[in-house]
């Protein structure tokens, strides 16, 4: 890097060094010298493993060991149907719904 799967409205810091960019893509809307990436401690959490229970399946306990996560619902849209505004093409609003795409996990080539 593909692919399959499972989740994605719940939890997490007044800490140290560092110093301008950051929220994934485009459109938006927002964070950010009252500190933004990194990195270290801390923490949340319980997807793997390991521990119990069990015939498999399946259940539980914990946080030892392997990731993950610590603004906002994955910040919100990205398809599609309805209602509805504006004179049509189209655009916007709000609702419902399915999914793209994406994140992380386990597995698989």
């Nucleotide at each position: 890097c593909u692919c399959u799967u499972a989740u994605c409205c719940a939890g997490a810091g007044u800490g140290g060094c560092u110093g301008a960019g950051g929220g994934a893509a485009c459109g938006g809307c927002c964070c950010g010298a009252c500190g933004a990436u990194g990195c270290c401690c801390g923490g949340c959490a319980a997807c793997c493993g390991g521990c119990c229970c069990c015939g498999a399946g399946g259940g539980g306990a914990c946080a030892c060991g392997g990731u993950g996560c610590c603004a906002a619902c994955g910040c919100c849209g990205u398809c599609a149907a309805g209602c509805u505004g504006c004179g049509g093409g189209g655009c916007g609003g709000c609702u419902u719904g399915a999914g793209u795409c994406g994140a992380u996990g386990a597995g698989a080539g």
This is a predicted structure of a 109-nucleotide RNA (SAM riboswitch aptamer (S box leader)) from an uncultured Dehalococcoidia bacterium. Rfam family: SAM riboswitch aptamer (S box leader). Clan: SAM clan. The coordinates come from a structure-prediction model, not an experiment, and the mean pLDDT is 80.